This is a predicted structure of a 267-nucleotide part of an RNA (large-subunit ribosomal RNA, domain VI) from Sargassum vulgare. Its Rfam family is "Bacterial large subunit ribosomal RNA". The full RNA is in RNAcentral, with records from SILVA. The organism belongs to Sargassum, within Eukaryota.
[in-house]
Context: one part of a larger RNA
């Protein structure tokens, strides 16, 4: 823009895209066939391999200044405590959210139609025979339904419910234009949503959106100072101690202000 007034939900599926894997054991059964060696059809259960989707409660990775150690080396006047640099975390041990896989779940099912090779009933023509000629069965990881995922620009523009209404100016009328409904966008706070757009979510007391702050989860791992032992390093005691981003609850203390636009009158 259309989808024949404007709007919000929720939806059907023309069509399109994906996915269909494979092995091994146990069993039927050492059974049917086989002289014998060997060795099954069907069928029933079991584990697994790559693939594929998700998630992160477990085991782990990775977390670039959460925590602790530590080396030189500078400053804070010195002791002790700190802080800066040492190739863009100085080195080393961990590690929360989040991202992830080595980790966990879940998938391929199972049933139908049609059918290819090929196998067949009945069966003429051509008294027989012949699966085809007329008629009719079976029969494949292929087809095509079935799972999953998109989808009404499917211009064939679909379908339910729900919501706004029949303003005002000019015109004779068609029709312009203007303010609004009902909804929407832009501003604001924002996020498991994201290049940037989109999406979703809230926007004030009927508000927990983000930030603060309080609690707890959870990490590091036992702060500083001060006491005590010890000549000293150092060890204990206060103290599972102190510090801590992203996490869970709560709490209106801070911001979510002001506010603007657009947006129907129905052949």
């Nucleotide at each position: 823009c259309g989808u024949u007034a404007g709007a919000g939900u929720a939806u059907u599926g023309a069509g399109a895209g994906g996915a269909u894997u494979c092995u091994u054991c146990u069993u039927u059964a050492g059974u049917a066939c086989g002289a014998g060696a060997g060795g099954a059809c069907c069928g029933a259960g079991a584990a697994g391999a790559a693939c594929a989707u998700g998630c992160c409660g477990c085991u782990g990775g990775u977390g670039u200044a959460c925590c602790a150690g530590u080396u030189a080396u500078c400053a804070u006047a010195c002791c002790a405590a700190u802080g800066g640099u040492a190739a863009a975390c100085g080195c080393u041990g961990g590690g929360u959210a989040g991202c992830c896989a080595c980790g966990c779940a879940u998938g391929g099912a199972a049933a139908g139609g049609a059918u290819a090779a090929c196998c067949g009933c009945u069966g003429a023509a051509a008294g027989c025979a012949u699966c085809u000629a007329a008629g009719u069965g079976g029969g494949a990881a292929g087809c095509u339904c079935a799972c999953c995922u998109c989808a009404a620009g499917a211009u064939g523009a679909g379908u339910a419910c729900u919501c706004u209404c029949a303003u005002u100016g000019u015109g004779a009328a068609a029709a312009c234009a203007a303010g609004u409904a009902a909804g929407a966008u832009c501003a604001c706070g924002g996020c498991a949503a994201g290049a940037c757009u989109a999406g979703c979510c809230g926007u004030u007391u009927a508000a927990a959106u983000a930030g603060g702050c309080a609690u707890c989860a959870a990490g590091u791992a036992g702060a500083a100072g001060u006491g005590u032992a010890g000549u000293a390093a150092u060890a204990u005691a206060u103290u599972a101690a102190g510090c801590u981003g992203a996490g869970a609850u709560g709490u209106a203390c801070u911001a979510a202000u002001a506010g603007a636009u657009c947006g129907a009158g129905g052949a």